About this RNA: Predicted 3D model of RNase P RNA and transfer RNA as a complex of 431 nucleotides.
RNA sequence: UGGGUCGGUGAGGCGGUCGCGUCGCGGGAAACCGUGCCGAGGAACGUCCGGGCUCCACAGGGGAGAACGGUGGGUAACGCCCACCCGGGGCAACCCGCGAGAAAGUGCAACAGAGAGUAGACCGCCGGGCUCACUGAGCCAGGUAAGGGUGAAAGGGUGGUGUAAGAGACCACCGGCGUUCGUGGUAACACGGGCGGCCAGGUAAACCUCGUUCGGAGCAAGGCCAGACAGAAGACGUUGACGCUCCCCGCCGAGUCUUCGGGUAGGCCGCUAGAGGGUAUUGGUAACAGUGCCCCGAGAGAGAUGACCGUCACCGCGGAAGCGGGACAGAACCCGGCGUAUGAUCCGGCCCAUUCC
RNA sequence: GGCUGAGUAGCUCAGCUGGUUAGAGCGCACGACUCAUAAUCGUGAGGUCGCGGGAUCGAGCCCCGCCUCAGCUA
Numbered sequence: 001u002g003g004g005u006c007g008g009u010g011a012g013g014c015g016g017u018c019g020c021g022u023c024g025c026g027g028g029a030a031a032c033c034g035u036g037c038c039g040a041g042g043a044a045c046g047u048c049c050g051g052g053c054u055c056c057a058c059a060g061g062g063g064a065g066a067a068c069g070g071u072g073g074g075u076a077a078c079g080c081c082c083a084c085c086c087g088g089g090g091c092a093a094c095c096c097g098c099g100a101g102a103a104a105g106u107g108c109a110a111c112a113g114a115g116a117g118u119a120g121a122c123c124g125c126c127g128g129g130c131u132c133a134c135u136g137a138g139c140c141a142g143g144u145a146a147g148g149g150u151g152a153a154a155g156g157g158u159g160g161u162g163u164a165a166g167a168g169a170c171c172a173c174c175g176g177c178g179u180u181c182g183u184g185g186u187a188a189c190a191c192g193g194g195c196g197g198c199c200a201g202g203u204a205a206a207c208c209u210c211g212u213u214c215g216g217a218g219c220a221a222g223g224c225c226a227g228a229c230a231g232a233a234g235a236c237g238u239u240g241a242c243g244c245u246c247c248c249c250g251c252c253g254a255g256u257c258u259u260c261g262g263g264u265a266g267g268c269c270g271c272u273a274g275a276g277g278g279u280a281u282u283g284g285u286a287a288c289a290g291u292g293c294c295c296c297g298a299g300a301g302a303g304a305u306g307a308c309c310g311u312c313a314c315c316g317c318g319g320a321a322g323c324g325g326g327a328c329a330g331a332a333c334c335c336g337g338c339g340u341a342u343g344a345u346c347c348g349g350c351c352c353a354u355u356c357c
Numbered sequence: 358g359g360c361u362g363a364g365u366a367g368c369u370c371a372g373c374u375g376g377u378u379a380g381a382g383c384g385c386a387c388g389a390c391u392c393a394u395a396a397u398c399g400u401g402a403g404g405u406c407g408c409g410g411g412a413u414c415g416a417g418c419c420c421c422g423c424c425u426c427a428g429c430u431a
Base pairs, nucleotide, nucleotide: 001353002352003351004350005349006348007347008346012312013311014310015309016308017307018306020039021038023036024035025034026033027032041328045339046338048337049336050335051334052333053218054217055216056215060248061247062246063245065214066213067212068211069210070084071083072082073081074080085099086097087096088095089094100209101208105207106206107203108202122148123147124144125143126142128140129139130138131137132136156174157173158172159171160170161169175199177196178195179194180193181192182191183190184189222269223268224267225266231260232259233258234257235256236255276295277294278293279292280291281290282289283288314325315324316323317322358430359429360428361427362426363425364424367383368382369381370380376414385401386400387399388398389397407423408422409421410420411419
């Protein structure tokens, strides 16, 4: 210098004018007017996970169902994060992995192919018999998985012994599997030695098996106050309604549910200071945790949070004057994640190639 | 807030337990029949199976993440 890879920052600043909403203050009988403070995000989004909180008496056991799935750690918890292991990709930095079990069982594998899971004779190879015939051809019953061919996949690989030809039939080495021991590591696992049988195919994002976790519903939860009204029919019910899909168990001791009709559609709490943020430091490889200091003024009527001008900064065009541009999106109980969308800028680590010293 | 379903040709829909090439009706184009049109008959074209990724030998179908639409419920 070029290319790559990983991570972070940030989401324009200041001033003015007009407008919108809550609240405070002042005025007004009221409508309203004046004035002051404050008023969206990194994803507020999707609602895909996990929790807090609230109610269901308690949140117990089993089945069913669902989710998860290497090991260790972090956390309130997680399907998230960190570190490591294993497998795959890349020259490398680094990236990707729904990463338990296929020697528990069942199922599936189109087409091609002789044969697709208790393997398999199509071509080929081999000896034998018969016929023609003369060193070959045809036919018959066999042997054979070394070679060819099909396929995504053909039941270890290489070499030798052996044989009519062959074959783990036997042997050596290698690979892989099971088991056992030793060393290192918390562990997953790695390395090394012994023994075993010659070898065990794929698929669980097919059924299934094993292990772990999960009670249900949701702030329109739920509670308080005020006000209005009119009940009727049906179903199941003290022989068990109700409470999670079912059962056990437990609780309670009488109502529950559905349909039609009637009334109301008001106020307050929950409700925003929290597993909060920043910074320094300590522990830890890290995620994260502890401590000190500082900071934190949306909270709704499912309703507001916008626009313009000037200037500075940035980007693009232009010789200059100048002109143009700024994304994705928007709270509604609150947090932790994940996923997705996003114009431009800036900073840093590492790797590869090349050049110069 | 809590859920459910759908997306396949221009339109309406099929597509089995994943298996070679995704079909049907209407429509469209061309031809035949007719003096001509319709109807009828024949032939043909037309598909990013909503998008992206993954598991599998192989995906419209299975899994994951998005997009769009429709519906239910308090």
Rfam match: Bacterial RNase P class A. Rfam classes the family as a ribozyme. About the family: Ribonuclease P (RNase P) is a ubiquitous endoribonuclease, found in archaea, bacteria and eukarya as well as chloroplasts and mitochondria. Model confidence (mean pLDDT): 80 of 100.